């Protein structure tokens, strides 16, 4: 320098003017006050994804729980965390020369089921072609035998079908063949050693018995009570009750799938009619960020210092001007937080790998 791979960061900047929102403050007016209203000034005012609402938690309520069944989720091992389906490290399998990347990665000797099309045969399999042998008949013959047709049998080595054909390669063996036998590889359980573990290495044995699919049912292990800030609470205001059904210890209904236990329990359901649809709290400083140091391979954790300036509820961020980079992407909070996923003009930085050139 070229090609590649992984990770991190930014995502128009500065100044001015006008406008909008929360908060603070000054002045005028009203009110006993709380406070209301008008005008002025000041600080601050969206994101890396605020998004999808897909996981996990905090918080709140259900007066609250226990066991079983059902249902749902997770699925190599060890760790991190408040928790997770997230993250880190490792193992195994696969791709790549490599850095690195991908895995929907428990169980198919508990059972059931499925394996399309093609193919002779798809599960304790299968003779379509081929190979070998025997019989019958015919032909040829150098008399050893050869060929054609029909039939019986042997054979899973070769061809062919298929995603997949009952271990692979080489040899021995045989009429031809075959784990029938042998060597190596694979596979299986056993033993020893290493590792917390997934697993790995070695040894002797077994002659292959055990095809695939669990994102088919299912089995195993672990996890899960429900609803959600319109949660929930406080203040204020308005109204009008009535019909029917069930029930008040022989107990409706509730504890948000069912059953049992236990607990609460005097109202509950439904229909008609009537009223309201205001304010405040919850609300933003938190499992928080940055730096240093210590522990750890790392995720992360301990300690210390330091920083933190959205909080609306018809819902605020926009427009213009000047200069510069160059035409500026995806997109906007609504209880909060940790993740995942998806969208994104363009730019910056770093680690590593392969190649080439120079020293």
């Nucleotide at each position: 320098c070229c090609a590649g791979u992984c990770g991190g960061c930014c995502g128009g900047g500065c100044a001015g003017u006008c406008g909008c929102g929360u908060c603070c403050u000054c002045g005028g007016g009203g009110g006993a006050g709380a406070c209301c209203u008008c005008g002025g000034g000041g600080c601050c005012g969206a994101g890396g994804a605020a998004a999808g609402u897909c996981c996990g938690g905090g918080c709140u309520c259900c007066g609250u729980c226990u066991g079983g069944c059902a249902c749902g989720g997770u699925g190599g091992u060890g760790g991190g965390u408040a928790a997770c389906g997230c993250c880190c490290a490792c193992c195994c399998g696969g791709a790549g020369c490599g850095a690195u990347c991908c895995g929907c990665g428990g169980g198919a000797c508990a059972g059931u089921g499925c394996c399309a099309c093609a193919g002779a045969g798809a599960g304790c399999a299968g003779a379509c072609c081929g190979c070998c042998u025997c019989c019958g008949c015919g032909c040829c013959u150098u008399c050893g035998g050869g060929c054609a047709c029909g039939g019986g049998g042997g054979u899973a080595a070769g061809g062919g079908u298929g995603a997949a054909a009952g271990g692979g390669u080489g040899g021995u063996g045989u009429a031809a063949g075959a784990g029938a036998c042998c060597a190596c590889c694979g596979c299986g359980g056993c033993c020893u050693c290493g590792g917390u573990g997934a697993c790995g290495a070695g040894g002797a044995c077994g002659g292959c018995a055990c095809g695939g699919c669990a994102a088919a049912c299912c089995c195993c292990a672990c996890c899960g009570g429900g609803a959600g800030c319109a949660a929930g609470g406080u203040c204020g205001g308005a109204c009008a009750g009535g019909g029917c059904g069930c029930g008040u210890u022989c107990g409706a209904g509730g504890g948000u799938g069912c059953c049992a236990g236990c607990c609460c329990g005097a109202g509950c359901g439904u229909c008609c009619g009537g009223g309201u649809g205001g304010a405040c709290c919850g609300c933003u400083g938190g499992a928080g960020g940055u730096c240093g140091u210590c522990g750890g391979c790392a995720a992360c954790g301990g300690c210390g210092a330091u920083c933190c300036g959205a909080g609306a509820u018809g819902g605020a961020u926009g427009a213009c001007u000047g200069c510069c980079g160059c035409u500026c992407a995806c997109a906007g909070a609504a209880c909060c937080c940790g993740g995942c996923u998806u969208a994104c003009a363009g730019g910056c930085c770093g680690g590593c790998u392969g190649g080439u050139c120079c020293g």

Predicted 3D model of a 359-nucleotide RNA (Bacterial RNase P class A) from Brachybacterium sp. J144. RNAcentral holds the sequence, with entries from ENA. Taxonomically the source falls in Brachybacterium (Bacteria, Bacillati, Actinomycetota, Actinomycetes). The coordinates come from a structure-prediction model, not an experiment, and the mean pLDDT is 77. Rfam family: Bacterial RNase P class A. Its family is annotated with dimeric ribonuclease P complex, ribonuclease P activity and tRNA processing in the Gene Ontology. The model forms 97% of the base pairs in the Rfam consensus. The gene name in the source record is rnpB.